Predicted 3D model of a 523-nucleotide part of an RNA (small-subunit ribosomal RNA, 5' domain) from an uncultured Gammaproteobacteria bacterium.
It matches the Rfam family "Bacterial small subunit ribosomal RNA".
The prediction has a mean pLDDT of 83.
Context: one part of a larger RNA
RNA sequence: ACGAACGCUGGCGGCAGGCCUAACACAUGCAAGUCGAACGAGAAGUUGAUCUUCGGAUUGAUGGACAGUGGCGGACGGGUGAGUAACGCGUGGGUACUUGCCUCUCGGUACGGGACAACCCCGGGAAACUGGGGCUAAUACCGUAUAUACCGACCUUGGUGGUUCUUGGUUGGGAAAGAUUUAUCGCCGAGAGAUAGACCCGCGUCCGAUUAGCUAGUUGGUGUGGUAACGGCGCACCAAGGCAUCGAUCGGUAGCUGGUUUGAGAGGAUGAUCAGCCACACUGGGACUGAGACACGGCCCAGACUCCUACGGGAGGCAGCAGUGGGGAAUAUUGGACAAUGGGCGCAAGCCUGAUCCAGCAAUACCGCGUGUGUGAAGAAGGCCCGAGGGUUGUAAAGCACUUUCAGUAGGGAGGAUUGGUGUUACAGUUAAUAACUGUGAUGCUUGACGUUACCUACAGAAGAAGCACCGGCUAACUCAGUGCCAGCAGCCGCGGUAAUACUGAGGGUGCAAGCGUUAAUC
Numbered sequence: 001a002c003g004a005a006c007g008c009u010g011g012c013g014g015c016a017g018g019c020c021u022a023a024c025a026c027a028u029g030c031a032a033g034u035c036g037a038a039c040g041a042g043a044a045g046u047u048g049a050u051c052u053u054c055g056g057a058u059u060g061a062u063g064g065a066c067a068g069u070g071g072c073g074g075a076c077g078g079g080u081g082a083g084u085a086a087c088g089c090g091u092g093g094g095u096a097c098u099u100g101c102c103u104c105u106c107g108g109u110a111c112g113g114g115a116c117a118a119c120c121c122c123g124g125g126a127a128a129c130u131g132g133g134g135c136u137a138a139u140a141c142c143g144u145a146u147a148u149a150c151c152g153a154c155c156u157u158g159g160u161g162g163u164u165c166u167u168g169g170u171u172g173g174g175a176a177a178g179a180u181u182u183a184u185c186g187c188c189g190a191g192a193g194a195u196a197g198a199c200c201c202g203c204g205u206c207c208g209a210u211u212a213g214c215u216a217g218u219u220g221g222u223g224u225g226g227u228a229a230c231g232g233c234g235c236a237c238c239a240a241g242g243c244a245u246c247g248a249u250c251g252g253u254a255g256c257u258g259g260u261u262u263g264a265g266a267g268g269a270u271g272a273u274c275a276g277c278c279a280c281a282c283u284g285g286g287a288c289u290g291a292g293a294c295a296c297g298g299c300c301c302a303g304a305c306u307c308c309u310a311c312g313g314g315a316g317g318c319a320g321c322a323g324u325g326g327g328g329a330a331u332a333u334u335g336g337a338c339a340a341u342g343g344g345c346g347c348a349a350g351c352c353u354g355a356u357c358c359a360g361c362a363a364u365a366c367c368g369c370g371u372g373u374g375u376g377a378a379g380a381a382g383g384c385c386c387g388a389g390g391g392u393u394g395u396a397a398a399g400c401a402c403u404u405u406c407a408g409u410a411g412g413g414a415g416g417a418u419u420g421g422u423g424u425u426a427c428a429g430u431u432a433a434u435a436a437c438u439g440u441g442a443u444g445c446u447u448g449a450c451g452u453u454a455c456c457u458a459c460a461g462a463a464g465a466a467g468c469a470c471c472g473g474c475u476a477a478c479u480c481a482g483u484g485c486c487a488g489c490a491g492c493c494g495c496g497g498u499a500a501u502a503c504u505g506a507g508g509g510u511g512c513a514a515g516c517g518u519u520a521a522u523c
Stems, first nucleotide, its partner, number of pairs: 004519005011369004016364001018361001019327001024325003028322003033072003038069002045062007079280003088205008097197002102193008110144004119134006150173006158165001178185002206252003213243003218240008255277004259270004282303005305316004333359001335358003341355001342353004372402004382393004406464001408459005416450001420446010467512005472493003478507005488495002
């Protein structure tokens, strides 16, 4: 010093951390949705009209559930450290590249078309699910037009060692989507920025030589393909190279760093929590979609395992938060809330959020407080020792006088709330309009899981609150009894065989203290 454990003991609060082992297997619930201001359809409920056999039927309005098409987000956030000795990480550089949402600038948003879900009908299947026919909308899909800027080819100007770059021209190619409460929100092309990423390089990054040679896409070139992009990244051909005792290759171990810990420092050890990067998501492989994945709660294939089955076939993946079994010396609640911060969607209201904020459990660590204070000698009683005089426990207790922290009971009571919502009002925009709507400002009301909050006040009463280890030397602290090389102690030296300050108990003492000891590994 500790993410500790074990033994004995245990009053309160603040603050932090809490499966280090089996990347073992998982019951159950929750952890990623949202948008009706993209679209069609529309249940329940409420309500109006007509008819009525008083059961109800038909129709209109309102309403908007569950699904569906479509958009954005499910690549973030959260977990784990298995793999990885590597451009993985750290640090310093570089470019042949991409970048949804965001900001700025310029320009545009024209004309058309055919489908598919939902829905209806008919089927198949135990289920999961699925086949056929018919109808339909869109910011879904497709075609045409236009586009100097964009992309490609050719010619041309300038420049360069060269690739690249650059001026002008010709030619070819390529866009769009609407919604609405009329305030706005979108859509398409191009340029710039910001942010985020991709790739390359120098240097640094554990142990073993009882691992000395390794390598054929291997090293380089030409061409071609591929990629957002350079590149043996892939392929064809050509050459024979490339690495290595300054440790290649092989084997073992390991996520890396900021940091943490120790130390006067140099250095050593370490990489929990927090932060950055990387890798992984039952095991192995693969691509699809997309700005971004080769995707933890997406898809496909194979495998192991578990579950359902009508035996034909299907379903699943907690290294998310809780929780269960197992392993282990050992590590918590199947809690509350979106009030705050942040994220996704949405014009917004809002919805979702086991991120997060809180609460619960355990002295796990650190810090603070308390368990009383003053007085009190008849030096009480009891205990222990004794040379029997006494000594000691010991002002300790009792007694007397006080105080009331914390805990308890009762009452009061901030801040975390700024936004947002809503009412009034002023100005601006819009408009025919002083209306409505939108924006900005002022002002009133309103939104708190924690929470019986922090804090403050009152009440009662010393009242509810001390243990653990040690006492031979190291090392602070000594006597008696029991035991008799026995029983036992022990970190080292060593104690114990009849006077044991070393074993066991007692009295006394010493040290720490809500802790004290022991053990493990490290400095």